RNA sequence: GGAGACAUAGCUCAAUUGGCAGAGCACCGGAUUGUCGAUCCGGAGGUUGCGGGUUCGAGUCCCGUUGUUUCCG
Numbered sequence: 001g002g003a004g005a006c007a008u009a010g011c012u013c014a015a016u017u018g019g020c021a022g023a024g025c026a027c028c029g030g031a032u033u034g035u036c037g038a039u040c041c042g043g044a045g046g047u048u049g050c051g052g053g054u055u056c057g058a059g060u061c062c063c064g065u066u067g068u069u070u071c072c073g
Stems, first nucleotide, its partner, number of pairs: 001072007010025004019056001027043005049065005
């Protein structure tokens, strides 16, 4: 220098070839327990890396860009 993959909650990851952004763990509150833990119930938490475009509608498609990573030279 060229090509590809990945980026979504605090962490690990889903989201059916465009149609309500979710789960587990962690966190907060409650129940249970002599206390902690475990268990059960509930809750909060998101500019989907960033900037544009297409579309009635984008995490998903297109372009650019940043970071991580793999391959080629």